The RNA shown here (transfer RNA) has 74 nucleotides and comes from a Candidatus Micrarchaeota archaeon. Its Rfam family is "tRNA". Rfam classes the family as a transfer RNA. The prediction has a mean pLDDT of 83.

RNA sequence: GCCUCGGUAACUCAGUCUGGUUGAGUGCUUGUUUCGUAAACAAGAAGUCGAGGGUUCAAAUCCCUCUCGAGGCU
Numbered sequence: 001g002c003c004u005c006g007g008u009a010a011c012u013c014a015g016u017c018u019g020g021u022u023g024a025g026u027g028c029u030u031g032u033u034u035c036g037u038a039a040a041c042a043a044g045a046a047g048u049c050g051a052g053g054g055u056u057c058a059a060a061u062c063c064c065u066c067u068c069g070a071g072g073c074u
Base pairs, nucleotide, nucleotide: 001073002072003071004070005069006068007067010026011025012024013023020057028044029043030042031041032040050066051065052064053063054062
């Protein structure tokens, strides 16, 4: 230098192919329960979807550029 894959909640990931309310588990907060804690159960908060631009009525998703990480080729 070139190719492939990946960056989405605090963490681990799904969703991308086929555009239409962003989700799960863990964690966190509150409540119920308990003498108290843990566990269990219930509820809740938490996201400029790596950055910028384009297409579109509408983009995590399609297109372009950049950036970070992993692997491969030379």